[in-house]
C1' cells in the first nucleotide's frame, strides 16, 4: 500500500428493516434479607443529555450524511480498535 472484520448502558453481549432502546442476557455497583461479622445465596434497584415549576416529553446504537413510509439493521465518507497479505 491491499483485503476482511468490529463499534449497542460501568464492562461484556443479542438484536442485522416495523410492533423489544421499556436495549435482551451476564457482570459490576447501590439498598434489603439472612450472618456474630463476611464470603456465598435470595429479593429490589441500576445509561446519559436536553426542555418543563411540576406532570410530562424530546434526542442519543463511533460521528456526519443519504436511501425508505420506516434505519442500530441497508448505502457512501470520515474516526478508532483487531486480523491477514504484501
Nucleotide at each position: 500500500g491491499g483485503a476482511g472484520g468490529c463499534g449497542u448502558a460501568u464492562c461484556g453481549a443479542a438484536g442485522u428493516g416495523g410492533u423489544c432502546a421499556u436495549a435482551a442476557c451476564g457482570a459490576g455497583c447501590c439498598u434489603g434479607a439472612c450472618u456474630c461479622g463476611a464470603a456465598a445465596u435470595c429479593a429490589g434497584g441500576u445509561a446519559g443529555c436536553c426542555c418543563g415549576c411540576a406532570a410530562g416529553g424530546g434526542c442519543u446504537c463511533g460521528u456526519g450524511a443519504g436511501u425508505u413510509c420506516g434505519a442500530a439493521u441497508c448505502u457512501c465518507a470520515c474516526c478508532g480498535c483487531c486480523u491477514c497479505c504484501g